[in-house]
Context: one part of a larger RNA
Molecule: small-subunit ribosomal RNA, central domain
Organism: metagenome
């Protein structure tokens, strides 16, 4: 380099947008870069290879082919690629008209539990736990009634339900604003797909300022268990969790399965539409679009499985892997305030 692979054996980049770049629907007409056929020049000898010759023979040497798959020139073809004109509509998108939802941003609002203050009642315990203590309590807990505050979260609905590219998203209401379906087929005419670099989002934890702080809970204090107990259990607690700007940028960031297209047996069970007939209207039926799931035919698979939401067959694009450990280390580089995050070896050894 040919190959071969990527759900679980190494190996899908966290997601999306998106340059260059590859790849790219139907027809016609031209051109003739790719491609194709022929003709010519040119591929130096020597060497390789056939076939004949000379040294007794061989190695070794002469002579002719062949052979040099190559590149310039011309000449021709026009199938497909490029390319330049022209058109079409089925891919794209637009438009109209309906729609379904925790989609996202900002403000208000709201009860139920919690904790805390004050207040009434009441008078010994309460908590805890496998048993217990350590903790609070006559300066009056626990319980139980009313009153203020406060801070987070958002029971029932709730649903292998919906949404969103992923991360994620769940009490009302308002306002702003993303994207999806679905019907008409009404416009535009290939405007598609993919994406190296790149730019954007990106849970939790961390970090910087400055707010906040009701429950929880690293660390750290104590009670226990235990041989010990830097734990599992219990009192108790700071940072953190919250918000408002910026960082940071990772994860089992999983469907451990890139995107996008087209084909290829069905049965169910749900969400969101559309059509059709049953005189009308509702259910229930039929068909058809999309979308979330089980269960299987072929097929595929090492097998578990997977199976129209493919891991079946197929193509066009990207990303990645090459034994195990050394190691996601050192070393440059690069990014961050730091923590670190990217990129990423070898020597040695099985």
């Nucleotide at each position: 380099c040919u190959g071969g692979g990527c759900u679980u054996a190494a190996a899908g980049g966290g997601u999306g947008c998106g340059u260059a770049g590859g790849c790219g629907g139907c027809c016609c007409g031209g051109u003739a870069a790719g491609u194709u056929g022929g003709g010519u020049g040119u591929g130096a000898a020597a060497u390789c290879c056939c076939u004949c010759g000379g040294c007794u023979u061989a190695a070794c040497c002469g002579a002719g082919g062949a052979a040099u798959u190559g590149c310039g020139c011309c000449c021709a073809a026009a199938a497909c690629u490029g390319u330049c004109g022209g058109g079409c509509u089925u891919g794209a998108g637009g438009g109209a008209g309906a729609u379904a939802g925790a989609g996202g941003u900002g403000a208000g609002c709201g009860g139920a539990a919690c904790u805390u203050a004050g207040g009434g009642u009441g008078g010994a315990g309460c908590g805890g736990u496998g048993a217990a203590a350590u903790g609070c309590g006559u300066u009056g807990a626990u319980a139980u009634c009313c009153u203020a505050a406060g801070g987070a979260a958002c029971a029932c609905c709730g649903g292998u339900g919906g949404c969103g590219a992923a991360a994620g998203c769940g009490g009302c209401u308002c306002a702003c604003u993303g994207g999806g379906u679905c019907u008409c087929u009404u416009c535009u005419g290939a405007c598609g797909c993919u994406g190296a670099g790149g730019c954007a989002c990106g849970a939790a934890a961390g970090c910087u300022a400055g707010g906040g702080g009701a429950g929880c809970g690293a660390a750290c204090g104590g009670g226990a268990u235990u041989a010990g107990a830097u734990a599992c259990c219990c009192c108790g607690g700071u940072a953190g969790u919250c918000c408002u700007a910026g960082c940071c940028c990772u994860a089992a960031a999983c469907g451990a399965u890139g995107a996008g297209c087209a084909c290829u047996a069905g049965a169910u069970c749900g969400g969101a539409g559309g059509a059709c007939a049953c005189u009308c209207c509702a259910u229930a039926g039929u068909c058809u679009u999309u979308u979330g799931g089980u269960c299987g035919a072929a097929g595929c698979g090492a097998a578990a499985g997977u199976g129209u939401u493919a891991a079946g067959u197929g193509c066009u694009c990207c990303g990645c892997c090459u034994g195990g450990g050394g190691a996601g280390u050192a070393u440059g580089g690069u990014c961050g305030c730091a923590a670190c995050g990217c990129u990423g070896a070898a020597a040695c050894u099985c």